[in-house]
RNA sequence: GAUAGAGGCGCGGAAAACAUCAGUAAUUCCCAGAGGGACACCGAAGAAGGGAACGAAAGGGGAACCGCCGAAGCAGAGCUGCGGGUGCGCGCUUAUGCUGGGAUGCAGGUGAAGAACCUGCAGACUGUCGCCUUUGGGUGGAGAGCUAUC
Numbered sequence: 001g002a003u004a005g006a007g008g009c010g011c012g013g014a015a016a017a018c019a020u021c022a023g024u025a026a027u028u029c030c031c032a033g034a035g036g037g038a039c040a041c042c043g044a045a046g047a048a049g050g051g052a053a054c055g056a057a058a059g060g061g062g063a064a065c066c067g068c069c070g071a072a073g074c075a076g077a078g079c080u081g082c083g084g085g086u087g088c089g090c091g092c093u094u095a096u097g098c099u100g101g102g103a104u105g106c107a108g109g110u111g112a113a114g115a116a117c118c119u120g121c122a123g124a125c126u127g128u129c130g131c132c133u134u135u136g137g138g139u140g141g142a143g144a145g146c147u148a149u150c
Base pairs, nucleotide, nucleotide: 001150002149003148004147005146008069010068011067012066013065018061020059027053028052029051030050031049035042036041038086039084072099073098074097075096077094078093080091081090082089083088100126101125104122105121106120107119108118109117110116128141129140130139131138132137
């Protein structure tokens, strides 16, 4: 360097049923009468608000399944696309930096959320390698790692 492989509540994608969003928004009717919106704009051809009827969707979750084992995630930066699309938000992609892995607790963030996800910290657990060892274990490291074959 190439190929194959391991870690385990392993990672990512997609997504049925279902719950949630939500008895919310929208729509229609009644009352009422000048506001609503960051802005753009919308509004007496009726704004905000109240009542009644009817009543979503997106988004976020979510098995079988698919692709995988830097799987992937996050951060700021560059490129580029989308939006009413200015602020801004979301996505694609490039290189750089950080993280071995999941779970739990706490804090913060995203979120409608007591869901879910992300980040940090903590003490354990776990895979792996180095060192020490009284073979019970102790201790240190990081995926640019580890194991096997060539």